Small-subunit ribosomal RNA from an uncultured bacterium, 1521 nucleotides, folded computationally.
The coordinates come from a structure-prediction model, not an experiment, and the mean pLDDT is 85.
The sequence is in RNAcentral, with records from ENA.
Its Rfam family is "Bacterial small subunit ribosomal RNA".
């Protein structure tokens, strides 16, 4: 510090997810040790039991039991007395308000911070001053009764005090009244002083005997200490007040009657409506009052670069609470956790009358929960309470126990060790890896185990001894200091140290597709499962499960949850708003924010210095202590901030003065569909009346509905009425926007120009607010020509509630009033400033002359292009989307949803404000490359057109589908399957079926044994096979044996036309012989990509030329190759024969020849080379000449990058899977040849351009020894016989046929056609039944040129005619070749199909066979409404009123003081009033849950109906209504 994920790819926007750190955690697996920390986050739920606050006898009275001391009763025993006085209880003092717990409540002066308190209190403590005198009456304990189950209560009697009370005294203190001084906000306040009044106290203990008394140790006294009282001061602690700060919701907007203030009074420690009486009518609030929800606050903690965000457990400060609610008492302090009273709920006891209780103290229990510990030890230390002290108490605290809960540290061994052991795993079978790992050998001893030793924490206090000082009358006492000795340890026999033995007791967890470090095998087969995101799994899964190996951490490792980070994804630092989410529809203007130039003053902001504070702990730095570290100790630094104070005065603010540039006013001027009202014109449509006129009109793609003989349409004249204003008219004008269009008049707003004068910052923006606001719509009343939702009819269609047509009502128009929305758009808020230009246009002005439809300049608008700059790109660009400033509005993933609920507005329709649950991992923008379009342009092709001939109809052949079958083997499936694999199924082939057989096998390799191999014959059987039988002993040799072959045996293995062509190789088809497909370098672009390859021409061609940020190159095209067409050269047998010669009935038959034909080798030739024209001086095209051939001469071979998961596992090869006495192998027979039917491809025909008969010509290319087979003879013929020749330019197949010359037939189911069937034959073959071909005779079907539709062909082509070959024993109408005869037509590119290039749109990219919308049906989920129902909280009104306090008080009772002795004063109880908790009633508000039914929404591999959108999406789409 980033990464993954939207796309075919790209950039951006944008969300989701991950890597990091952390935790009071929990869960899973695992677990050796120690130290330091830490441990109910949930039920502020309920609690058994024990403990957590007591202490003081030096305040007081009394004082048990037991032990002990002394004395007495004679000793024992027992009893009594006395003193010291213990326990328990009591009076009294102090403490119990601290310490400890918890976070329910609280959004508040509760907390934090800084201040104030002249508006206050403060026990104990320190210090200072002054005192501590005299007297009195009670009461508990105790004793005696009574009541009660108990708790407890009550009556009588006795007694003490540092308990209570009266009096005296009063330096201070307080109060009242005077005087003076200072200060003042004129209210007072402070100080000094005078007089008067009020108000205190308590004693205890130790020591001493100098003085006094009694009398020899005790009082008084003295002294010391501890107390007590009144004051001052301090310290500490507390109260109250104030500024500022820190949650959410405006779908909470108004709240408030003690409310706000005043006067007076009461109350408090104290100010104060704190309370009361009266008076006034205030106070708070968009800078968020009130209400609702949530929450203890802080130092800090976690995270982060920081700013921030989250958090407040442990520790520390503050607050609040103590079963729930209320209340006071005591006290210095409480409205009191372990106090009281009352009410309530709950629990317990009960004799039913009544009582008791409060773990949110420490342990512990139940419960809740994913989850959190021992009913431990000790006061040794630290701290606290009481005490003079010893000491007592202390679940504070110190320790221990439990838990890997966290952090830190240590260990589980170290060295050596290759045969790279065994074993596991993988393997290309060679090996690799676990792996120096192990074993083995040599060492060490941390932790743990056993044994032994053994701390620090302890020093005070105290006791005692000695010394010194102070105090005192005192060498007592007491206090302080120093020293010696003594006493005190829960932890704990723990830390630590030493010794002994032994590698011995000690490693797991997660992960390994990418992010993200780490890979293989097996199993599984969209199953089981995984998953943080993307996504894996449908038979070869590095993603599931297991294993081996590896990676990362390590006594832990993972998972889950939460927080921050990454996230600049709420943006202060640090984001945006033309098209991605986002500018309000527009203006006027309130608050607010911001604001021109200059001078002076001020000092609020600002800057700076100082001071105070910012607790400690923590963080950071430096030291130190535990062996290190965590941890602890010491010191330092830092600390946003706040406050006080001194200073500065540039900027902002404030105050005052001035200015004119911003803004505005006056005057003059012209432009304009600016607005409102009234009037008025012509054209057109429609309607009405009349005339002319006759059969149609109208409408459409085509029609029909409709209108018309009752006279339409058309036409002429006249009239009526409403609406809109042609031409001008223009990216022209005006307006804030919506919007505004004939002409005239009236009223009226704004902008602009010019000139001078005036005001003097008067300005900009603008939350709320107010106004305006298209169309549609609503209300009332008019109006209504045309148009036209709804509606009706006609068409179209599968349907057509649409598009088209004929009609037609609201509405459109006017007036008044609502509505308040639009894709209200420039998808661009308003204002101001600055930043190159060029060209147009509208309005105004200036200058110049050449006076014009002129030129130059300027200003206000309105457009086009374009630089810098900006932008994701597109684009914007002085009219900014540039550079800045001011202010407002708005956005934060998609869907749900601009929806629900609530509020406001509206007559309604609805508008506005505006969520959540749930769901997805995307949704979006711009641009790119393709593909596609019922988009466009250009071009090509037997693509259409023009022609010729076919198919589709018939019969037959053949292939396919289907059906059938035991089997009808398998494959091929639009073009590009279907006379295809198959260049040839009677057996074989053959893969299929039935039956009979074999199991190392029909075939390959290896081993062993036997035997040569091989061969003759016979029997059984359908055959395979089985049995018997004859002949035969070979080859090489180092003499061991070996090779080949056969049989048998055992196992490794063979075998499979079994599956997967979607695991593959190879081969092939197709687009397509279409002209395309790419690369290097450069350039452009952020990039995908583009350029090149586009453009202008041209070509069959990306062929060539020109242009050009491209320049070149490659694969394709072309050419090179074969063949054919002309010529030449060479060669001349088997081909040929001109001339010469021989010969025949005739024939190159023979000699001879190589001239010709021909054969087969090599050359020549054609290149737009030449001429003319066109073209751009090009490429090229057109025409011509010459030439055998002319613009690629004809034909062939040749098939770019790629597409179709195209075809083939059945040619072959091959991974994986499957079968192994069978899915292998052998055999016989059958089947592949079936047959209602459908399709493809063909053959033969339907006839006279023909059939039949007779005669007569002319090819080419092939094949032949398992062969072709001549002549001759036989047969009507297929053929037979025969055997010559030929391994082929020699012989044979082998007569070419159409053609031509004659004859006949005469338009008919025929002398056409030949299917079918019968009989008789031939040939091949082991065998023609299923199931061959051919021959002869007979038979003589359909068919008279073929519907919709569809195929081939552009020249030696189509058409037509025959010939040959491969396969093959035999079996072509098929296939592949060969030659003969030999046409017609092409105007042209509008249309159909296919293709190429450019361009355009796109929501497609599996690419239109695409994508995608809505209803309905089904399942599930969350949610709204809902008659209601049940809870929570709360407002208002009223009732009620415990305890308590305060006021009042007829009643009852009453120690201290006073008294005239009667009583009074004072007090208590009772009663009553006020306030008030719980409770109750009524009525609202709000919130949660639930509810028959119901609404929409979301999600869900293969449901239904249509096809709305994306292309002109087939009616352009969209917005509002």
């Nucleotide at each position: 510090a980033g990464a993954g994920u939207u796309u075919g790819a790209u950039c951006c926007u944008g969300g989701c997810u991950c890597a990091g750190a952390a935790c009071g955690a929990a869960c899973g697996c695992u677990g050796g040790c120690g130290g330091c920390g830490u441990g109910c986050c949930u039920a502020a739920c309920a609690c058994a039991u024990g403990c957590a606050a007591g202490u003081c006898g030096u305040g007081c009275g009394a004082g048990a039991a037991a032990a002990g001391g002394g004395g007495g009763g004679c000793a024992a025993c027992c009893c009594c007395c006395u003193g010291a006085g213990u326990a328990a209880a009591g009076c009294g003092g102090c403490g119990c308000a601290c310490g400890g717990g918890u976070g329910a409540g609280u959004a508040a002066c509760a907390c934090g911070u800084a201040g104030g308190u002249a508006a206050u209190c403060u026990a104990c403590c320190c210090u200072c001053g002054a005192g501590u005198c005299c007297a009195g009456g009670a009461u508990a304990a105790c004793c005696c009764g009574c009541c009660g189950a108990a708790a407890g209560g009550u009556g009588g009697g006795c007694u003490a005090a540092u308990a209570c009370c009266g009096g005296a005294u009063a330096u201070g203190a307080c109060c009242a009244c005077g005087g003076g001084a200072g200060u003042u906000u004129c209210g007072g306040c402070u100080c000094c002083u005078g007089c008067g009044g009020u108000g205190a106290a308590a004693g205890g203990u130790g020591g001493c005997c100098u003085c006094u008394g009694c009398u020899u140790g005790c009082a008084a006294g003295c002294u010391a200490c501890c107390g007590c009282u009144c004051g001052g001061a301090g310290a500490u602690g507390a109260g109250c007040c104030u500024g500022c700060g820190g949650g959410c919701c405006a779908u909470u907007a108004g709240c408030u009657a003690g409310u706000u203030g005043g006067u007076g009074a009461g109350g408090u420690a104290a100010c104060g409506g704190c309370u009361c009486a009266c008076c006034a009518a205030g106070g708070c609030g968009a800078u968020g009052a009130u209400g609702g929800c949530u929450a203890g606050c802080u130092g800090g903690u976690c995270u982060g670069a920081g700013a921030g965000g989250a958090u407040g457990g442990c520790c520390a400060g503050c607050c609040a609470c103590a079963c729930u609610g209320g209340g006071a008492c005591u006290g210095a302090a409480a409205c009191a956790c372990g106090g009281c009273c009352c009410a309530g709920a709950c629990u317990c006891c009960u004799a039913c009358g009544g009582g008791a209780g409060g773990c949110a103290g420490c342990a512990g229990u139940g419960g809740g929960g994913g989850a959190u510990a021992u009913u431990g030890c000790g006061c040794a230390a630290u701290g606290g309470g009481c005490g003079a002290a010893a000491g007592c108490c202390u679940g504070a605290c110190g320790c221990a126990g439990c838990g890997a809960c966290g952090c830190c540290g240590c260990g589980u061994g170290g060295g050596u060790g290759a045969u790279g052991a065994a074993g596991g795993c993988c393997u290309u079978c060679g090996g690799g890896u676990c792996g120096u790992a192990a074993a083995g050998c040599c060492c060490u001893g941390u932790c743990g185990a056993g044994g032994g030793g053994a701390a620090c924490g302890a020093a005070a206090c105290g006791g005692u001894c000695u010394c010194g000082a102070c105090c005192c009358a005192a060498u007592a006492c007491g206090u302080c200091g120093a020293g010696g000795c003594c006493c005190u340890g829960a932890c704990g026999g723990u830390a630590c140290c030493c010794c002994u033995a032994a590698a011995g007791g000690a490693a797991g967890c997660a992960c390994c597709g990418g992010c993200u470090a780490a890979c293989u095998c097996c199993g599984u087969g969209c199953c089981a499962g995984c998953a943080g995101c993307c996504g894996c799994g449908g038979u070869a899964a590095u993603a599931c499960g297991g294993a081996g190996g590896g990676u990362g951490c390590a006594a832990g490792c993972g998972u889950u949850g939460u927080u921050c980070g990454g996230a600049a994804u709420c943006a202060c630092u640090g984001g945006g708003c033309g098209u991605a989410a986002a500018g309000g529809g527009c203006g006027u203007g309130u608050a607010g924010g911001c604001g021109g130039u200059u001078c002076g003053c001020u000092a609020a902001g600002u800057c700076u210095g100082a001071u105070g504070u910012g607790a400690a702990a923590g963080c950071c730095c430096g030291g130190g202590g535990c062996u290190c570290a965590c941890c602890c100790c010491c010191g330092g630094a830092a600390g946003g901030g706040c406050a006080u104070u001194g200073g500065a005065a540039a900027c902002u603010g404030g105050c005052g003065g001035a200015c004119u540039c911003g803004a505005g006013u006056c005057c003059c001027g012209g432009a304009g569909a600016g607005g409102a009202a009234g009037g008025u014109g012509g054209a057109a449509u429609u309607c009405c009346u009349g005339g002319u006129g006759u059969a149609g009109c109208g409408g459409u793609g085509a029609a029909a509905u409709g209108c018309g003989u009752a006279g339409a349409u058309a036409u002429c004249a006249g009239g009526a009425g409403g609406a809109a204003u042609a031409c001008c008219g223009g990216u022209g004008g005006c307006g804030a926007a919506g919007g505004c269009g004939g002409c005239c008049u009236u009223c009226u707003g704004g902008a602009c120009g010019g000139u001078g004068a005036c005001u003097g910052a008067c300005g900009c923006u603008g939350a709320g607010a107010c106004g305006c606001g298209a169309a549609a719509g609503c209300g009332u009343g008019g109006g209504g020509a045309g148009c036209a939702a709804a509606c009706a009819g006609g068409a179209u269609u599968a349907g057509a509630u649409a598009c088209c047509c004929u009609g037609g009502u609201a509405g459109u128009c006017c007036a008044c009033g609502c509505u308040g929305u639009a894709a209200a758009c420039g998808a661009u808020g308003u204002c101001a400033a600055c930043u190159a230009g060029c060209c147009g246009u509208u309005g105004g002005g200036a200058g110049c002359c050449u006076u014009g439809a002129g030129c130059u300049c300027u200003u206000a608008g309105u457009g086009g292009c374009g630089c810098a700059g900006c932008u994701a790109a597109c684009g914007c660009a002085u009219u900014a989307a540039g550079u800045u400033g001011a202010c407002c509005g708005c956005c934060u993933g998609g869907g749900g949803a601009g929806u629900a609920c609530g509020g406001c507005c509206g007559c309604a329709a609805g508008g506005u404000u505006a969520a959540a649950a749930c769901u997805c991992a995307a949704a979006u923008g711009a641009a790119u490359u393709g593909a596609c379009g019922g988009g466009g342009g250009c071009c090509c092709g037997c693509a259409c057109a023009a022609g010729c001939g076919g198919u589709g109809g018939a019969g037959c052949a053949u292939g396919u589908g289907g059906u059938u079958u035991a089997a009808u083997u398998c494959g091929a499936a639009g073009c590009a399957a279907c006379g295809c694999g198959a260049a040839g199924a009677a057996c074989c082939u053959u893969a299929c079926c039935a039956g009979g057989c074999c199991u190392u096998g029909a075939c390959a390799u290896c081993c062993a044994a036997u035997g040569a191999a091989c061969u003759u014959u016979c029997c059984a059987g359908a055959g395979a096979u089985g049995g018997a039988u004859u002949g035969g002993u070979g080859c090489c040799u180092u003499c061991g044996g070996g090779a080949a072959c056969a049989u048998u045996g055992a196992g490794a293995c063979a075998g499979g036309u079994g599956c997967u062509g979607c695991a593959u190789g190879g081969c092939u088809g197709u687009c397509g012989u279409c002209a395309g497909c790419u690369c290097g370098u450069g350039u452009c672009g952020u990039g995908a990509g583009a350029u090149g390859u586009u453009g202008g021409g041209u070509u069959a061609a990306g062929u060539c030329c020109c242009g050009u940020a491209a320049c070149g190159a490659g694969c394709g095209c072309a050419a090179c190759c074969c063949u054919u067409g002309u010529c030449c050269u060479u060669a001349g047998u088997u081909a040929c024969c001109a001339g010469c010669a021989c010969g025949u009935a005739a024939u190159g038959g023979u000699g001879g020849g190589c001239a010709c034909u021909c054969u087969a080798a090599g050359g020549a030739g054609a290149c737009u080379g030449c001429c003319g024209g066109u073209g751009a001086c090009a490429a090229a095209c057109c025409g011509g000449a010459g030439g055998a051939a002319g613009g690629u001469g004809g034909g062939g071979a040749u098939g770019a990058c790629g597409u179709c998961a195209a075809g083939u596992c059945a040619u072959c090869a091959u991974g994986g899977c499957c079968c192994u006495u069978a899915c292998g192998g052998c055999c016989u027979g059958g089947g592949c040849u079936a047959c209602a039917c459908a399709c493809g491809u063909g053959c033969u025909a339907c006839a006279a351009u023909g059939g039949u008969c007779g005669g007569u010509a002319c090819a080419g290319a092939g094949g032949g020894u398992u062969g072709c087979c001549a002549a001759g003879c036989c047969g009507c013929g297929a053929g037979g016989u025969g055997g010559a020749g030929c391994u082929a330019a020699u012989c044979c197949c082998a007569u070419a046929a159409a053609a031509c010359c004659g004859a006949u037939c005469g338009u008919a189911g025929u002398c056409c056609g030949g299917a079918u069937c019968g009989c008789a034959g031939u040939c091949u073959g082991c065998a023609a039944c299923u199931c061959g071909a051919c021959u002869g005779c007979g038979u003589g079907a359909a068919g008279u040129c073929g519907g919709a539709a569809u195929c081939g062909c552009u020249a030696g082509u189509a058409a037509u005619c025959g010939c040959g070959a491969a396969u093959c024993a035999g079996a072509a109408u098929g296939u592949c070749g060969c030659g003969g005869u030999g046409a017609a037509u092409a105007c042209g590119u509008u249309c159909c199909c296919g293709g190429g290039c450019c361009u355009u749109g796109u929501a497609c990219a599996c690419a239109c066979c695409g994508c995608c919308c809505g209803u309905c049906a089904c399942a599930c989920c969350a949610u709204g409404g809902g008659a209601g129902u049940g809870g929570g909280u709360u407002g208002c009104a009223c009732c009620a009123g415990a305890a308590g306090u305060a006021g009042c008080u007829a009643g009852u009772c009453u120690a201290a003081c006073c008294u005239u002795c009667g009583g009074g004063g004072g007090g208590a109880c009772g009663g009553u009033u006020a306030c008030c908790a719980c409770g109750g009633u009524g009525u609202g508000a709000u919130u949660c849950a639930u509810g028959a039914c119901u609404g929409g929404g979301g999600u869900g591999a293969a449901g239904u109906c249509g096809u709305a959108a994306c292309a002109a999406g087939g009616u352009a789409a969209c917005c509002g209504u």